A computed fold for a 72-nucleotide RNA from Brassica rapa, annotated as transfer RNA. NCBI's taxonomy places the organism under Eukaryota, Streptophyta, rosids, Brassicaceae, Brassica. Rfam family: tRNA. It is annotated as a transfer RNA. The sequence is in RNAcentral, with records from Ensembl Plants and Rfam.

[in-house]
RNA sequence: GGGUCCAUAGCUCAGUGGUAGAGCAAUUGACUGCAGAUCAAUAGGUCACCUGUUCGAACCCGGUUGGGUUCU
Numbered sequence: 001g002g003g004u005c006c007a008u009a010g011c012u013c014a015g016u017g018g019u020a021g022a023g024c025a026a027u028u029g030a031c032u033g034c035a036g037a038u039c040a041a042u043a044g045g046u047c048a049c050c051u052g053u054u055c056g057a058a059c060c061c062g063g064u065u066g067g068g069u070u071c072u
Stems, first nucleotide, its partner, number of pairs: 001071007010024004018055001026042005048064003052060001
């Protein structure tokens, strides 16, 4: 330098055009002598960045940045 894959909540991930979700973690409450476990609820997101297409983009086009892998 070329090819290819990835970037979404604190962490691991789902979501392939129509209001952004799960598990774990966090907070609050119930339960308990206290804690844990269990149950209920709450909070947490500029979907890496720029641009284009579209009535509408996390999702499609182009580019940038970072990371994985491979070829030389």